[in-house]
């Protein structure tokens, strides 16, 4: 540094989601060493045990003990008392949002023990422990009497100290103690000065909520008093009414603060473990004492909780010290060794004490180091795994072979760390060193679809699972699961959790608002915020030099030590922050003067629906009254409710109401904005022009607050023609609570008063400056010019339109900016929950305003291409629809489908584009289907063994496949070993499969569609996806051609080229019958070539000539780039999966021919353009030896016999429709021909299921077919025969070909259908068979209300009131000092009062949390149900507000 995900693709926007680096880490899986760090992050939860603070006999009197001497010392312990310490060291982080901490000042203060200094210990005195005696008690523990020491307590003196004065005057000490000794020393006192430590005060700097806006009564200050080490409302009493706060006070919520740590490029975010400072806490609260120093973790007192102990009277504790237990939890060690070093108490010392601290264990929990060998060793062993069977791959990787010995093992040696001569070391026999042994003790996790380094094999089948995002899995999964390989790190890898980062995704550095989130609806305007031109002074800010400071660690830089590192030591800086002091004066301030250009004001002048009142008009509508008329009228796609014979509707003519105010009207005007529109008239406000005057920065902009504000809506009174929610009818529909119609009430109008919102928009906040024009219009001015209006130049202000340069994701914007710039204020920050809840606030009410979570998705939305659609528009084309013919759908029959149905009724095909389709021929076969019966290297292939030649005939049993016997026959090459060919038998590899997937595929095909398309290079233009080209103006059958044009050329289609036909010419042939003709070949002929006319002088298009043939002559083949997972694994081929005595093979027999029915093609008809009888005439195309058959003879006939000719221009055929002549006469018929009956005939072993044909006989439906639907544009439609292939025969009326006769009609493009091009809209790309909305039904989740219940915290106001400090005391008691010697007096000690005053009680709150029957909406889910609202004119254009 990035990168993956919104689309069919683009670009922006904007979320999520990876890659990185940390960690006091959990949690799987594995684990070899050593160094160095760390290690209860929850439950400030509860502790069992030990051990964490005592020490001094050189401050004291006892007391035991020992010793020596025999008086008394002396040596050791050590309860007491009595001095220093227990306020340090150790732990925690539960409170604290605070002068708590950090930083940097300050004054009104203390300080044991240290050091330095100044001076001084004089003199008395009374006591209490231990002690022994009584004596309560279960124990803690005491209680009385006596004796006693001190460095323990008291008194008096002295005083450089203090207080206080004017002078003075008052006040305050001591231990002359211990030691050893003869002079040191350690101690005491009371003053100074020091150093370290402490308390206190100020600025300034510390986290989230405003859905916490008001908050304080010791509350702010004074003034005296008290009280502290000391300032102070600290307290107290009076006096004053202050003090805080939008620059966020007060409430809540959450938190120890920092040095640092962690990321990051920084600026920041984040966090505050160890190590350090610094606070605060010590079982919860509340208090005092003791001291230098405490309100005291291992000290006391009270009052709660819990624990434990009792003899039930009463007591005893506080591990947030080190180890350890229990419990809590994903989760954190040992009930170690040592005071040897360092560091503390105490002591003269020696020492004693030190879970601090040194150390060791336990944990891979971080970090750093080493290590499992090294070298050689194959065209590469086995093994595994892959395969295209050729090989890869693991892989020099093992084996082997040489070498090492870091580690390991044993074994000797053996430290620094000791300071301080001797002696002292827990670690420790440890680091280390030497030595001997052997490659010997030591390799895993994860990953391998992109992102992200790695890829195959099997298994499994939307299943099992995977997943950080996107997503993998529905049978060939590189995404699950395993093998193999490979990648990546390595004593570790992986997850999961938390933070920064990437994220410019809160944007100061560094975003943004026209349409993606986001400009208040509009203006006024306090407070802030910004602010022309000039001058002078000041120095707040700004810059700058010095200074103090910013502890140590730690980062960083540079050395050095441990073998290296990590670690550790040593040395240094810098950026910045505070606080002081000098300096400068451009800028901004701040004071003071001056200007006129911002801004005003004054005068002339000038347009306007500006806003309010007041009058007055007329055209329309309705309604009333009167005259005329009379069957309708109104409404609609069409109708119908409605009104009308009681006279509508039309018309005429009076009269009355209420609303709106046509032409004028205009992207014209005025207004802030909503909004204003007939005409006069009053009253008002703005604007703009032009002129000199005057003021002298008076401005901009605005949170919070005011004001105004379309519609609808609300209260009160009025008013009401017309229109109208609502309501009712009537259509219209599958309903129609709608669109459409006929009623029609609020409401719409005025008055007065509320509401406060619109898609209130230019979706574009307001000022102010700068930065090319053209070209419209409105108001005003000035110059020209004219009699005057006009034009014409110029300028000032408004309003539209093109556009540059610019800016924009792109549309776009563009002196009215969305350009470049200041300045101020609003607003955003993925989507949906949601403008919802819940609180407040405002409102009559409807509702506004403000405004959230949970939850849940991987998107949601912008612009723009590209296609595809549209009950979007334009052109155009086709038997697409008109015009016509003939049909099909009605009949009966073939056929071929569905459905049933059967043992099977094999399979496939299914809109167009399956259904006379595969199948151009199902009786057996075919056959693939079913039901017997059988066969198991097979019917069929290749190898191997053995045996036999092959083969040929007969023949038992069987339905037959199969099987039994019997005979005949011994070739063929040969190197003589034995082959080739066949057949039977074994064997195992293997055959076989019409058994699945056509959504694994090749090939082939259908289809849109013989439609005119569909790309490509190079340039251009665009940020791109794309466009241009190919679009347009002509004109074609055509993207055919011309012509234009930033496009210019090619390419696949089109069109020729190719077959065929229609003319001629020519060459050659066979047959025949000479030509003409036929067959085959080759040539020629048409090209808009030639005349006119028209178009744009073009392309082309009309006409004509000529010519067989004229604009593509007719007709075939040919089928761009693609659609549709079209169609086919049963035509063939093949991958994978499946079956191998059966999913294979063989056979006999059924079946594909079934039949209530429904469709699809067809063929006969229905008759007279007809039908029979009879005579006559014209073809082409193709076939023919297992064949085509002539003639003749027999049959009525099918056919049969015989048999010519024909391997075919030579032989094999009656063409028919027509033609003539004759008959039938509209009728179920001499139409029609289905069914059936008998009799034959043919093929074939075989026509029963289940063939064709013939003869007689029978003689059904049907009398031109309903919605509806096909085909056809000329030799065609129609109709008329023939021929062929497949084939033993044929169910062929099919299909593929010939030929004969031979129409009708095209106004035309409006409409159906299909299709091209352009162009719109689009919320659609699986592309309108799209996509999408809400109600209901169900299951799940979070959330609101909610009678109500349970906690928790906090404030408050009363009671009750422990401890204990203060105070008071008349009561009780006391050794020191006093005197007047008293139960005196000072002083004190208890008791008792008295203020405060925890903990509790009580009452009403305030906030929070959990949870609650029942209820609201909301997500999410996979199909359900009921419509279609929205996207195209979404089929009533849609959207916003409101009811």
């Nucleotide at each position: 540094a990035g990168a993956g995900u919104u689309u069919g693709a683009u670009c922006a926007u904007g979320g999520c989601u990876c890659a990185g680096g940390a960690u006091g880490a959990a949690c799987g899986c594995u684990g070899g060493c050593g160094g160095u760090a760390u290690g209860c992050c929850u439950a400030a939860c509860a502790c069992a045990u030990g051990c964490a603070a005592g020490u001094u006999g050189a401050a004291c009197g006892g007391a035991a003990g020992c010793u020596u001497u025999c008086c008394a010392a002396g040596c050791u312990u050590u309860a007491g008392u009595a001095g220093c310490g227990g306020a340090c060291g150790g732990g925690u982080g539960a409170g604290u949002a605070a002068c708590g901490c950090g930083u940097g000042a300050g004054a009104a203060u203390u300080u044991a023990c240290c050091u330095c200094u100044a001076g001084g210990a004089g003199g008395g005195g009374a006591a209490c422990a231990a002690c022994a005696g009584u004596u309560a008690g279960a124990a803690a523990u005491g209680a009385c009497u006596g004796c006693u020491a001190a460095u323990g307590c008291c008194c008096c003196a002295u005083a450089u100290g203090c207080u206080u004065u004017a002078a003075u005057a008052g006040u305050g000490a001591a231990a002359u103690g211990g030691a050893u000794u003869u002079a040191u020393u350690c101690g005491c006192c009371u003053g100074g000065a020091g150093a370290g430590a402490a308390g206190c005060u100020c600025g300034c700097g510390u986290c989230u909520g405003a859905u916490u806006a008001g908050c304080u009564a010791g509350u702010u200050g004074g003034u005296g008093a008290g009280g502290u080490a000391a300032u102070g409302g600290c307290u107290c009493a009076c006096c004053a009414a202050g003090g805080c706060g939008a620059c966020g006070a007060u409430c809540a919520g959450u938190a120890g603060c920092u040095g640092g740590u962690u990321u990051g490029a920084g600026a920041g975010g984040a966090u505050g473990a160890u190590c350090a400072g610094c606070c605060a806490c010590a079982c919860u609260g509340g208090g005092a004492c003791u001291g230098a120093g405490a309100c005291a973790c291992g000290g006391c007192c009270c009052a709660g909780a819990c624990u434990c102990c009792u003899a039930c009277g009463g007591g005893a504790g506080g591990c947030a010290g080190c180890a350890g237990u229990g419990g809590g939890g994903a989760a954190u060690u040992u009930u170690c060794c040592g005071c040897a070093a360092u560091g503390g108490g105490c002591g003269a010392a020696a020492g004693c004490c030190u879970g601090a601290c040194g150390g060791a264990g336990c944990a891979a929990c971080g970090c750093c180091g080493c290590g499992u060998g090294a070298g050689g060793g194959a065209c590469g062993a086995a093994g595994g795994c892959c395969u295209c069977u050729g090989g890869g791959c693991u892989g020099u990787a093992a084996a082997c072979c040489u070498c090492u010995u870091u580690u390991c093992u044993c074994a000797a040696g053996g430290a620094a760390g000791a300071a301080g001569a001797u002696a002292u070391g827990a670690c420790g026999g440890u680091a280390c060193u030497u030595g001997a042994g052997g490659a010997a003790u030591a390799a895993g996790c994860c990953a391998c679809g992109g992102c992200u380094a790695a890829u195959u094999c099997c298994g499994u089948g939307c299943c099992a699972g995977c997943a950080g995002c996107c997503g993998c899995g529905g049978u060939a999964a590189u995404a699950c699961g395993g093998g193999a390989g490979u990648g990546g790190c390595a004593a570790g890898c992986g997850u999961u959790a938390u933070c920064c980062g990437g994220a410019a995704u809160u944007a100061u550095u560094g975003g943004g608002c026209g349409u993606a989130a986001a400009g208040c609806g509009u203006c006024c305007g306090c407070a802030g915020g910004c602010g022309g031109c000039u001058u002078u002074u000041c120095a707040a800010g700004u810059c700058u030099g010095c200074u103090g400071u910013u502890a140590a660690a730690g980062c960083g830089u540079g050395g050095a030590g441990c073998u290296u590192a990590a670690c550790u030591c040593c040395a240094u800086c810098a950026u910045g922050g505070c606080a002081g002091u000098g300096g400068a004066a451009a800028c901004u301030g701040a004071a003071a003067g001056g200007c006129u250009u911002g801004a005003g004001u004054a005068u002339g002048g000038u347009a306007g629906g500006g806003g309010c009142a007041g009058a007055g008009g007329g055209a329309a509508u309705u309604c009333c009254c009167g005259g005329u008329g009379u069957a309708g009228c109104g409404g609609u796609g069409a109708a119908a409710u409605g009104c009308g014979u009681a006279g509508a509707u039309a018309u005429c003519g009076g009269g009355a109401a209420g609303a709106a105010c046509a032409c004028c009207a205009g992207u014209g005007g005025c207004g802030a904005a909503g909004g204003c529109g007939c005409u006069c008239u009053g009253c008002u406000g703005g604007g703009c022009c032009a002129u000199u005057a005057c003021u002298g920065a008076c401005g901009c902009u605005c949170a919070u607050g005011g004001a105004c504000g379309a519609a609808a809506g609300c209260c009160a009174g009025g008013g009401g023609a017309g229109c109208g929610a609502a309501a009712g009818g009537g259509a219209u529909u599958a309903g129609a609570u709608a669109c459409c119609c006929c009623u029609g009430u609020a409401g719409u109008c005025c008055u007065g008063g509320c509401c406060g919102u619109a898609a209130a928009c230019g979706a574009u906040g307001a000022a102010c400056a700068c930065u090319a024009g053209g070209u419209g219009u409105c108001g005003g001015g000035g110059g020209a010019a004219u009699c005057g209006a006009c034009c014409c130049c110029u300028u000032c202000g408004g309003u539209g339109u093109c556009g540059u340069a610019g800016c924009u994701a792109a549309c776009g914007c563009g002196u009215u900016a969305a350009g470049u710039g200041u300045u101020c204020c609003g607003c955003c920050u993925g989507g949906g929950g949601a403008g919802u809840a819940c609180g407040c606030a405002c409102g009559c009410a409807a509702g506004u305003g403000u405004g959230a979570a949970a939850c849940u998705c991987a998107a949601a939305g912008g612009a723009a291409u590209u296609g595809a659609c549209g009950g979007g528009g334009g052109c155009c084309c086709g038997c697409a629809c008109a015009a016509g013919c003939g049909g099909u759908g009605g009949a009966g029959u073939a056929u071929g489908u569905g459905g049933u149905u059967u043992a099977a009724u094999u399979c496939g095909a299914u809109g167009c584009a399956a259904c006379g389709c595969g199948a151009a021929g199902a009786a057996c076969c075919u056959u693939a289907c079913c039901a017997g019966g059988g066969u198991u290297u097979g019917a069929c292939a290749u190898c191997c063994u053995g045996c036999g030649a092959a083969c040929c005939u007969c023949u038992u049993a069987g339905a037959a496949a199969u099987u039994u016997g019997a005979g005949g026959g011994u070739g063929c090459c040969u190197u003589c070993g034995g082959g080739a060919a066949u057949g039977c038998a074994g064997u195992g590899a293997c055959a076989g499969g019409u058994g699945g997937u056509g959504c694994a595929u090749g090939g082939c095909u259908g289809u849109c569609g013989u439609c005119a398309g569909c790309u490509c290079g190079u340039g251009u233009c665009g940020u791109g996806a794309g466009a241009u080209g190919u679009u347009g103006g002509g004109u074609u059958a055509a993207g055919u051609c011309c012509c234009g044009c930033a496009a210019c050329g090619a390419g696949c289609g089109c069109a020729a080229c190719c077959c065929u036909u229609g003319u001629u010419u020519u060459u050659a042939g066979u047959u025949a019958u000479u030509u003409u003709u036929c067959u085959a070949g080759a040539a020629a002929g048409a090209c808009u070539g030639c005349c006119g006319g028209u178009u744009a002088u073009a392309a082309g298009c009309c006409g004509g000539a000529g010519g067989a043939a004229g604009g593509c002559g007719g007709g075939g083949a040919c089928g761009a780039c693609g659609u549709c997972a079209a169609g086919u694994c049963a035509g063939c081929a093949u991958g994978c999966c499946c079956c191998u005595u059966a999913c294979a093979c063989c056979c006999u027999g059924g079946g594909c021919u079934a039949c209530a029915c429904a469709c699809g093609u067809g063929c006969u008809a229905c008759a007279u353009u007809g039908g029979g009888u009879a005579a006559g005439a014209c073809a082409a195309u193709g076939a023919g030896u297992c064949g085509c058959g002539a003639g003749c003879c027999u049959g009525u006939g099918a056919a049969g016999g015989u048999c010519a000719g024909c391997a075919a221009a030579u032989c094999u055929a009656u063409a028919a429709a027509c033609u003539u002549a004759c008959u039938c006469u509209a009728a179920g018929u001499u139409c029609g021909g289905a069914u059936u009956g008998u009799a034959g005939g043919c093929u074939g072993u075989a026509a029963c299921u289940c063939g064709c044909c013939u003869a007689c006989a029978u003689g059904a439906a049907g009398u031109u077919g309903g919605a509806a639907u096909c085909g056809c544009u000329a030799g065609u439609a129609a109709u008329c025969g023939c021929u062929g292939g497949u084939c033993a025969g044929c169910c062929a009326u099919a299909c593929a070909g010939c030929g004969g006769u031979g129409a009708a009609u095209c106004c035309g493009u409006u409409c159906c259908c299909g299709g091209g091009c352009c162009u719109u809209g689009u919320a659609c790309a699986c592309a309108c068979c799209g996509c999408c909305c809400g109600u209901c039904a169900c299951a799940c989740c979070a959330u609101g209300g909610g009678a109500g219940c349970u906690g928790g915290u906090u404030a408050u106001a009363c009671c009750c009131g422990a401890a204990g400090u203060c105070g008071u005391u008349a009561c009780u008691c006391c050794a020191a000092c006093c005197c007047u010697u008293g139960u005196g007096g000072a002083g004190g000690a208890g008791g008792a009062c008295g203020c405060c005053g925890a903990a509790g009680g009580u009452g009403g709150g305030g906030c929070u949390a959990a949870u609650g029957a029942c209820u609201g909406g909301g997500g999410u889910g996979a199909a359900g149900u009921c419509a279609u609202a929205a996207c195209a004119a979404g089929g009533u254009a849609g959207c916003c507000g409101u009811a």

Small-subunit ribosomal RNA from an uncultured bacterium, 1443 nucleotides, folded computationally. It matches the Rfam family "Bacterial small subunit ribosomal RNA". Its mean pLDDT, the model's own confidence on a scale to 100, is 84.